[in-house]
Context: one part of a larger RNA
RNA sequence: GACGAACGCUGGCGGCGUGCCUAAUACAUGCAAGUCGAGCGAAGUUUUUCUGGUGCUUGCACCGGAAAAACUUAGCGGCGAACGGGUGAGUAACACGUAAAGAACCUGCCUCAUAGACUGGGACAACUAUUGGAAACGAUAGCUAAUACCGGAUAACAGCAUUAACUGCAUGGUUGAUGUUUAAAAGUUGGUUUUGCUAACACUAUGAGAUGGCUUUGCGGUGUAUUAGCUAGUUGGUGGGGUAAGGGCCUACCAAGGCAGUGAUACGUAGCCGACUUGAGAGAGUGAUCGGCCACACUGGGACUGAGACACGGCCCAGACUCCUACGGGAGGCAGCAGUAGGGAAUCUUCCACAAUGGGUGCAAACCUGAUGGAGCAAUGCCGCGUGAGUGAAGAAGGUCUUCGGAUCGUAAAGCUCUGUUGUUAGAGAAGAACACGUGCUAGGUAACUACUAGCGCCUUGACGGUAUCUAACCAGAAAGUCACGGCUAACUACGUGCCAGCAGCCGCGGUAAUACGUAGGUGACAAGCGUUGUCC
Numbered sequence: 001g002a003c004g005a006a007c008g009c010u011g012g013c014g015g016c017g018u019g020c021c022u023a024a025u026a027c028a029u030g031c032a033a034g035u036c037g038a039g040c041g042a043a044g045u046u047u048u049u050c051u052g053g054u055g056c057u058u059g060c061a062c063c064g065g066a067a068a069a070a071c072u073u074a075g076c077g078g079c080g081a082a083c084g085g086g087u088g089a090g091u092a093a094c095a096c097g098u099a100a101a102g103a104a105c106c107u108g109c110c111u112c113a114u115a116g117a118c119u120g121g122g123a124c125a126a127c128u129a130u131u132g133g134a135a136a137c138g139a140u141a142g143c144u145a146a147u148a149c150c151g152g153a154u155a156a157c158a159g160c161a162u163u164a165a166c167u168g169c170a171u172g173g174u175u176g177a178u179g180u181u182u183a184a185a186a187g188u189u190g191g192u193u194u195u196g197c198u199a200a201c202a203c204u205a206u207g208a209g210a211u212g213g214c215u216u217u218g219c220g221g222u223g224u225a226u227u228a229g230c231u232a233g234u235u236g237g238u239g240g241g242g243u244a245a246g247g248g249c250c251u252a253c254c255a256a257g258g259c260a261g262u263g264a265u266a267c268g269u270a271g272c273c274g275a276c277u278u279g280a281g282a283g284a285g286u287g288a289u290c291g292g293c294c295a296c297a298c299u300g301g302g303a304c305u306g307a308g309a310c311a312c313g314g315c316c317c318a319g320a321c322u323c324c325u326a327c328g329g330g331a332g333g334c335a336g337c338a339g340u341a342g343g344g345a346a347u348c349u350u351c352c353a354c355a356a357u358g359g360g361u362g363c364a365a366a367c368c369u370g371a372u373g374g375a376g377c378a379a380u381g382c383c384g385c386g387u388g389a390g391u392g393a394a395g396a397a398g399g400u401c402u403u404c405g406g407a408u409c410g411u412a413a414a415g416c417u418c419u420g421u422u423g424u425u426a427g428a429g430a431a432g433a434a435c436a437c438g439u440g441c442u443a444g445g446u447a448a449c450u451a452c453u454a455g456c457g458c459c460u461u462g463a464c465g466g467u468a469u470c471u472a473a474c475c476a477g478a479a480a481g482u483c484a485c486g487g488c489u490a491a492c493u494a495c496g497u498g499c500c501a502g503c504a505g506c507c508g509c510g511g512u513a514a515u516a517c518g519u520a521g522g523u524g525a526c527a528a529g530c531g532u533u534g535u536c537c
Base pairs, nucleotide, nucleotide: 001536002535003534005533006532007531008530009529012385013384014383015382016381017380018378019377020343025341026340027339029338030337031336034079035078036077039076040075042073043072044071045070046069047068048067049066050065051064052063053062054061055060056059086296087295088294096220097219098218099217100216101215102214105213106212110209111208112207113206114205115204116203118152119151120150121149127142128141129140130139131138132137158181159180160179161178162177163176164175165174166173167172187201188200189199190198191197192196222268223267224266229259230258231257234256235255236254237253238252239251240250241249271293272292273291274290275286276285277284278283298319299318300317301316302315321332322331323330324329349375351374352373353372357371358369359368360367361366388418389417390416391415398409399408400407401406422478423474424473425472426471427470428469432464438458439457440456441455442454443453444452481526482525483524484523485522486507487506488505492521493520494519495518496517502509503508
């Protein structure tokens, strides 16, 4: 000098940060991932219109049927749930950083380009019936739709095989020809010259891009030799398998290799980096907040789905623990946000809002979002402000010291004149809002009309918050402490004590005149803080 600090004493305000470093201990409760009815069948509610019947007060009530519109949703289906958020247990490793390679690879949504979208079929939920179970959850039979599922057709620039040309750093690569193989949703909504076109959104195939990922390699960053030898899928080859992809990645056979004093192996410790702290630098230490990467999600193992996971709030198995039970069987996973217990010197609210930014879904309106934006708590840190200003000598009273003359606290106080930062009360009151939707106009677009795109108007949206800020009035009123004073080290006297009580970072002080202990007065330093302790330089 620094700190994610803690402790003691003290404590007025604001802005911006930061806040379980210990038990990756266990968790009550609530919330943290949904969305689409413009994919689908069905059910329900409401409104309107038409119609039948009953009551009769002849225009009202009730019951029933049909049609249309709007809304809601359990189920099928699509996309998302692999992002975002948390933690640092493990990991000494291509995990990370940096520089490269992939002629050995994948990539949903997005962008561009080319071509297409023809024709059939059978189910399963929902629902109905029966039925098992305490529950969780099922079983059987029957019915039904789709952008769900499965056939057929068409198709090359795509895949495979053969072949020709050109070419490269090896395996090889590119282009052309021939043969062969492989796709889809007749969807939804809008508009019409109304059943054919057309627009938007979806769909299929291929190529390219972008983005994201995967694999490989050089170099770099750690302690112990009181760890010296380690290794059988081990090292290499051939055939096969597997993967998006090269590879002992796996397997059969063959060979006997591979690593190591330039430290293998073993053990200990540890997430890595941008950075942060310190230092003139070289360096040393650290890896909180913020950003990038990695790993993990009660412990261990496994795969499924999918473009992507071997998946924190998915599944299966085993284990420990907790809970429910009708004892047959079931349920759970805060290292998400709050919060609880425990541990500890020690670390916050079971708050508000989706208004902004971002994300998911949707044509959109919109819905969801403990991401995020905010507020709350804590002097935990940095920065800023205040606790008054001017004048005022009778140098007041009082305290302390005294050589008893005086000195000092001290212009300090009082008094007088002001100010009103902050505070109190009252009033005014933001920026953050750009949109989107709807609506009107213009242009592009289209054979034409919509839709769509672009521009310009109108309309509309604020959690924070009646907050920031501003104005007026009022009052010096409500706001200073902590540590030190022997030397290092700025700052001294008196009394008490008497090697006692005590102090102390080091030297050391105290045994009767202690500037070193305790108290008082004075002084010094810093200041809403000050001092101590701990850690690093």
A computed fold for a 537-nucleotide part of an RNA from an uncultured bacterium, annotated as small-subunit ribosomal RNA, 5' domain. RNAcentral holds the full RNA, with entries from ENA, Greengenes and SILVA. Rfam family: Bacterial small subunit ribosomal RNA. Its family is annotated with structural constituent of ribosome and ribosome in the Gene Ontology.